[in-house]
């Protein structure tokens, strides 16, 4: 420095659900929890998905992202342990 990832070791994260809280919602945050994760660390750049407030329309509804999902996939950046 590249590659690889075991039922090793040191550690890490935390789905559903519950409580509190913020939010219009999607969802976020804190605590509990532990389905899973070798980048389940960071980043919306690309695709996808969710919501639909402002705004708009032909207004029982529909459109609409400057709101979200990084634990949907890809890209970018960074990193622990071990093996070669």
């Nucleotide at each position: 420095g590249u590659u690889u990832g075991a039922c090793a070791a040191a550690g890490g994260c935390a789905c559903a659900c519950c409580u509190g809280u913020c939010g219009a919602a999607a969802g976020g945050c804190a605590g509990g929890g532990u389905c899973g994760c070798a980048a389940a660390g960071c980043u919306u750049c690309c695709g996808g998905c969710c919501u639909a407030a402002a705004g708009g329309a032909u207004c029982u509804u529909c459109c609409a992202a400057g709101g979200g999902c990084a634990g949907c996939g890809g890209g970018g950046c960074u990193a622990c342990c071990a093996a070669c």
The prediction has a mean pLDDT of 86.
The RNA shown here (c-di-GMP-I riboswitch aptamer) has 84 nucleotides and comes from a Chromatiales bacterium.
Of the family's consensus pairs, 95% are formed in the model.
The sequence was found by an Rfam model in a public genome assembly.
The source organism's lineage runs through Bacteria, Pseudomonadati, Pseudomonadota, Gammaproteobacteria and Chromatiales.